The prediction has a mean pLDDT of 81. A computed fold for a 557-nucleotide part of an RNA from Candidatus Liptonbacteria bacterium CG11_big_fil_rev_8_21_14_0_20_35_14, annotated as small-subunit ribosomal RNA, 5' domain. Taxonomically the source falls in Candidatus Liptoniibacteriota (Bacteria, Bacteria candidate phyla).

Context: one part of a larger RNA
C1' cells in the first nucleotide's frame, strides 16, 4: 500500500448494482413454504330441468238448513226518566264439526324420477427423493483429476417393435351400535375403480441345461424345458381420433460401484490390527466385495509416518504479490454430508426420507390425570447470547417446477419492494461578476498583517424535492385476454440555493502562531514530548490531507 459478510467513534445530500446471523448444529408463539387430477372411482351437497305422487291451504258445491227466527234496517203506536223502555206490522237472514270435487277451474311444502352445471371428504393416480436450509460431523474413495463396470439400475421423456382377451374375490366411503376429555379407535351391515387377484395368449424378456465362438468370470449366437403382461377413459360423423395400459429393444439424462495420482498440523503419538489379511462354501445386493455368517490358514498396514491427537466440508473460485507464492473457502456454481439427539425399516424408478412412520432420550405444550401433542439449520417473526446483520410486505406478471387433455390449481422457488453509507460505482452541496481589500475573528514590531472575491451586492443556470402534463420496455404464447414492480424509470413545463464533515499539523508525514498548563494534567505506531517563552497535552486562529465519508479497532497478502 491493498482486502474484508466486518464492528465502534464523529458525521451524513440523492440515484444505481450488489451484499447483511460469520456467534449459540441454542429454545421457539404465529402465519404461510406441496400439491394436483372428477376426462380413473362410488358416493354426497348445492342450483336447474323433465315427468309422477302429494300433506296443507284456498275456491265451488253439500251440510248444519228448515223450522226456529239470532243480529241488523225501516215504520205504527204505548210508558215515563222526553230519549230510552215495552209491544205491533214489514225486512234481513248468520255461523262451527264433517263430507265431495278441482291442479285443463288454483298456490304448493315435501318425495320420486331426468337433464345439465358446480362443488370435493374417501378410495385411486403422479408428485411429495426436486426445488429452499445449514455447515454440526468429516483427514474419507468425501472431495479434485485420471480411467474402469464382460460387476450395475434407472419413473418422467425420444424413436422403434408387438399386444391390449376372459373372468373373481375385497375394501374405504356411507349407514348402523358403541368407548374416549381428547388424539383417536372398535363392531356389525355395505359398495366402485386406471386399486388387488385368477386364467388365456406372447417374445429378442427371466430361469435352467446343452452346443459354438469369446475369454477377463457375468459377453455374443442357436435350441430344449419351465416361467411371467394389459385398464381403461373423453370426443364423435360409429367409424375412428386422442390420453392413458402391457412387454421388448435402442437413445438422453440421472444414479450406483471399483480405480490410480493429489488432499491440514503434531513424532513431546512408534507400533496398529481378529472380520483383522486372504481363502473355500453359502447368504446377500440392481450390482462387486469380509458386505454378512460357518469352516481353514495366519496373514495385513507402518520412518515413503501406520496408529493415536488436535483442527477442518472439499472444488470452481477469491484477496495480495511482478512472479513464486502465502492466506481465505461470505455472495454465486458443482459435490458431499445434516433436519432436536440415537437407532430402524416401509413406501417407492428412486429415500433409509427437514414440512413420511415406528422405536429409545431430553426439552416443550395439553389433558376429565386414563392419556396424547411437536420439531423454522424453508420464508418472515420472536426470545437468548453477542462488538454484530433486515420486513410477520407485494405478485405469480416473467423465468423455472409438481398435476392436469385443457382451462387451471399450487409454488416464501423466482420476480420485486423495504430496512442498513455494509461494499463499489456516479452525481451534488452552485456559476460568472464583485475591493471600500466592509464588519467580526485571530496575529501583530501598533505601521499593519491573515481570514479573503471569501461574504455582502448584481447576473445566470437550475442536478435533488415539490406540482402539472405524457409515459415505457420487460408480454412469449396463433386471435383476443394477461405487469406484482409501478403510473415507477424516463421525456416536457413551472418552481425551487435546500445539503459538509472527520482526522492531522516535532521527524517518519503534506500542514503553526497564540494562549493555558508547568514531569502536574495529558499525548504516544516508532523516536520520544511535558519540571514557567511547549509548533509534541488543552483551547483558539491559521493550514494540510481525503471528503459524504473520515478516523479507530480486528485479521490477511
Nucleotide at each position: 500500500g491493498g482486502a474484508u459478510g466486518a464492528a465502534c467513534g464523529c458525521u451524513g445530500g440523492c440515484g444505481g448494482u450488489g451484499u447483511g446471523g460469520a456467534u449459540a448444529a441454542g429454545g421457539c408463539a404465529u402465519g404461510c413454504a406441496a400439491g394436483u387430477c372428477g376426462a380413473g372411482c362410488g358416493g354426497a351437497u348445492u342450483a336447474u330441468u323433465u315427468a309422477a305422487a302429494g300433506a296443507a291451504c284456498u275456491u265451488a258445491u253439500u251440510g248444519g238448513a228448515a223450522a226456529a227466527g239470532a243480529u241488523g234496517g225501516a215504520u205504527a203506536c204505548a210508558g215515563c226518566u222526553u230519549g230510552c223502555u215495552g209491544u205491533g206490522u214489514c225486512u234481513u237472514g248468520a255461523a262451527a264439526a264433517g263430507a265431495u270435487a278441482a291442479u285443463u277451474u288454483g298456490u304448493a311444502a315435501u318425495u320420486u324420477u331426468u337433464u345439465u352445471a358446480a362443488u370435493u371428504a374417501g378410495c385411486g393416480g403422479c408428485a411429495a427423493a426436486c426445488g429452499a436450509g445449514u455447515u454440526a460431523g468429516u483427514a474419507a474413495c468425501a472431495c479434485c483429476u485420471u480411467g474402469g463396470u464382460a460387476a450395475u439400475c434407472u419413473a418422467c421423456c425420444u424413436u422403434u417393435a408387438a399386444g391390449c382377451u376372459u373372468g373373481g374375490a375385497a375394501u374405504a366411503a356411507u349407514c348402523u351400535a358403541g368407548a374416549g376429555a381428547a388424539a383417536u379407535c372398535u363392531a356389525g351391515a355395505g359398495u366402485a375403480a386406471u386399486g388387488c387377484c385368477a386364467a388365456a395368449u406372447a417374445g429378442u424378456c427371466u430361469u435352467a441345461u446343452u452346443a459354438c465362438c469369446a475369454c477377463a468370470u457375468a459377453g455374443a449366437u442357436a435350441a430344449u424345458a419351465a416361467g411371467u403382461a394389459a385398464a381403461g377413459g373423453a370426443c364423435u360423423u360409429u367409424a375412428g381420433u386422442c390420453c392413458a395400459c402391457u412387454u421388448g429393444a435402442a437413445g438422453a439424462g440421472g444414479a450406483g460401484c471399483c480405480u490410480a495420482g493429489g488432499u491440514c498440523u503434531g513424532a513431546u503419538c512408534a507400533g496398529c490390527u481378529a472380520g483383522u489379511u486372504g481363502g473355500u462354501g453359502a447368504g446377500g445386493u440392481a450390482a462387486u466385495a469380509g458386505c454378512u455368517c460357518a469352516c481353514c490358514a495366519a496373514g495385513g498396514c507402518u520412518a515413503u509416518g501406520a496408529c493415536c491427537a488436535g483442527u477442518a466440508g472439499g472444488g470452481g473460485a477469491g484477496g495480495u504479490g511482478a512472479g513464486a507464492g502465502c492466506c481465505u473457502g461470505a455472495c454465486c456454481c458443482c459435490c458431499a454430508a445434516c433436519g432436536a439427539c440415537g437407532g430402524c425399516a416401509c413406501u417407492g424408478a428412486g429415500a433409509c426420507a427437514c414440512g413420511g412412520g415406528c422405536c429409545g432420550u431430553a426439552c416443550u405444550c395439553c389433558u376429565a390425570c386414563g392419556g396424547g401433542a411437536g420439531g423454522c439449520a424453508g420464508c418472515a417473526g420472536u426470545c437468548g447470547a453477542g462488538a454484530a446483520u433486515a420486513u410477520u410486505c407485494c405478485a405469480c406478471a416473467a423465468u423455472g417446477g409438481g398435476c392436469g387433455a385443457a382451462a387451471g390449481c399450487c409454488u416464501g422457488a423466482u420476480g420485486g419492494a423495504g430496512c442498513g453509507a455494509c461494499a463499489c460505482c456516479g452525481c451534488g452541496u452552485g456559476c460568472g461578476g464583485g475591493a471600500u481589500g466592509a464588519a467580526g475573528g485571530c496575529c501583530u514590531u501598533c505601521g499593519g498583517g491573515u481570514u479573503g472575491u471569501a461574504a455582502a451586492c448584481c447576473g445566470c443556470g437550475g442536478u435533488a424535492g415539490c406540482a402539472g402534463g405524457g409515459g415505457a420496455a420487460g408480454a412469449a404464447g396463433u386471435c383476443a385476454u394477461u405487469g406484482a414492480c409501478g403510473g415507477u424509470a424516463c421525456c416536457c413545463u413551472g418552481u425551487g440555493g435546500a445539503a459538509a464533515g472527520a482526522g492531522g499539523u516535532c521527524g517518519g508525514u503534506a500542514a503553526c502562531u497564540a494562549c493555558g498548563u508547568g514531569c502536574c494534567a495529558g499525548c504516544a505506531c516508532c523516536g520520544g514530548c511535558g519540571g514557567u517563552a511547549a509548533u509534541a497535552c488543552g483551547u483558539a486562529g491559521a493550514c494540510c490531507u481525503c471528503g459524504a465519508g473520515c478516523g479507530u479497532u480486528a485479521u490477511c497478502c

Its Rfam family is "Bacterial small subunit ribosomal RNA". Gene Ontology terms of the family: structural constituent of ribosome and ribosome.